The prediction has a mean pLDDT of 80.
Predicted 3D model of a 146-nucleotide RNA (FMN riboswitch aptamer (RFN element)) from Oceanobacillus bengalensis.

[in-house]
RNA sequence: UCUAAUCUUCGGGGCAGGGUGUAAUUCCCGACCGGCGGUAAAUAGUGUAAUAACUUGAAGUCCGCGACCCAAUUUGUUAAUGCAUUUUGGCUGAUCUGGUGAAACUCCAGAACCGACAGUUAAAGUCUGGAUGAGAGAAGAUGUCG
Numbered sequence: 001u002c003u004a005a006u007c008u009u010c011g012g013g014g015c016a017g018g019g020u021g022u023a024a025u026u027c028c029c030g031a032c033c034g035g036c037g038g039u040a041a042a043u044a045g046u047g048u049a050a051u052a053a054c055u056u057g058a059a060g061u062c063c064g065c066g067a068c069c070c071a072a073u074u075u076g077u078u079a080a081u082g083c084a085u086u087u088u089g090g091c092u093g094a095u096c097u098g099g100u101g102a103a104a105c106u107c108c109a110g111a112a113c114c115g116a117c118a119g120u121u122a123a124a125g126u127c128u129g130g131a132u133g134a135g136a137g138a139a140g141a142u143g144u145c146g
Base pairs, nucleotide, nucleotide: 001146005142006141007140008139009138010137017029018028019027031126032125033115034114035065036064037063038062044055045054046053060113061112069090070089071088072087075084076083077082095111096110097109098108099107117129118128119127
């Protein structure tokens, strides 16, 4: 210095106001929200005489991934149904126009669009629940080898 390995911590936001109705944060008007990594020209900082260079850092709709769900599968347990667990595969939403420029589906402007499952006096991205769960990953500690 930090490859392998082990461990610790962290790791998702959101219906204001109004209408109808016996009943709706579920319908209607309207409001609000945007997980993780990558890409990247905003931005900020360091630096230079000025560049360069370095750091920071910008996408819900681009690329990849995660959650949910489905199938198979490993192990444990049960008399059994099952329950817990491992791995693999499948499934999995949505963007255009104009501007600038050498370069932008990422910047600026405008207009659009999208959002698991179960539940509910009435249909849910936003309420309740599985979930004090899981998790892409992030930070840190120890640190074999080189």

The model forms 100% of the base pairs in the Rfam consensus.
It matches the Rfam family "FMN riboswitch aptamer (RFN element)". Rfam 15.1 lists 6,230 matches to the family in 5,120 species.